[in-house]
Molecule: c-di-GMP-I riboswitch aptamer
Organism: Armatimonadota bacterium
Formats: sequence, structure tokens, C1' cells
RNA sequence: CGACCGAAAGGGCAAACUCUUCGAAAGAAGGGGACGCAAAGCCUAAGGGGCUUCCUCCCUGGCCUUGGUUUGGGGAGAUGCCGGCCAGGCUGCCGUU
Repeated sequence: CGACCGAAAGGGCAAACUCUUCGAAAGAAGGGGACGCAAAGCCUAAGGGGCUUCCUCCCUGGCCUUGGUUUGGGGAGAUGCCGGCCAGGCUGCCGUU
């Protein structure tokens, strides 16, 4: 310097759940907490996949004055999210070779 990252040791991160805050929600940030993780370090959401629907549109119901209204129900749609779903880019400890 390159490759690998199975074991050990030292260290690192922190799922679910919970509390606070933000958000319409999905979700995020922080505290507690550990299921796991060799990249669960960084970047990327216009590669695939998943989640949500404030809002917009459509259907239907209600109401009223008959073309309006939105208090109900249903459906569709990311521009909102998820990198701890997979892929991609950059870097990388110990150890082994």
C1' cells in the first nucleotide's frame, strides 16, 4: 500500500418502548433504554421499495337559494418522509493476509 473483516480484546453506534418538543400525519430532534450493527461512519430520496395525506382532484351524503357550500363517508395523487429495506458514491479502527 492492497484485499478480507470469521474469532478475540478495547472502544463506537443504538431498534422496540418511554418522556419532552416540533409536525396534519408519516416522521424528526433531545433524554432514558438496548434489539441489533464492521461501516447502524458521511453523502445520495430524479435507481428500486415502503410510509403518510395538511393540501389538490374525483365520487357520494348533508345543507341551502339549484349552483353554491363543506360539517360526514370513500377513492386517487408527493411536493412531505424512511439511509436500521435493498442498490450506489466517499472514507474507515483492531485483527488476519